[in-house]
Molecule: c-di-GMP-I riboswitch aptamer
Organism: Bacillus fonticola
């Protein structure tokens, strides 16, 4: 350096739930807490998926559309790393 990940090792993250703040909402961040996870590290590039302050639209105060928004623990790419073996 490539390439592998059945088992080991030395550890890492940290799903549901609850609290607390933030946000209009998805969801996020802290603290507790483990479903898991060989990249469950780090990026919104492309699909996808979630929400709809605001915009538009209607058969009007119900609703439909629509990312500037959100998820990397949804897929793919991209960078970047531990240790085994080859």
């Nucleotide at each position: 350096u490539g390439c592998u990940g059945c088992a080991a090792g030395c550890g890492g993250c940290a799903a549901a739930c609850c609290u607390a703040u933030u946000g209009a909402a998805a969801a996020a961040u802290a603290g507790g807490g483990a479903c898991g996870c060989a990249a469950a590290a780090c990026c919104a590039c492309a699909g996808a998926u979630c929400u709809a302050c605001g915009g538009a639209g209607a058969a009007c105060u119900c609703c439909u559309c629509u990312a500037g928004g959100a998820u990397g623990g949804c897929u793919g790419g991209g960078u970047u790393g531990c240790c085994u073996g080859c």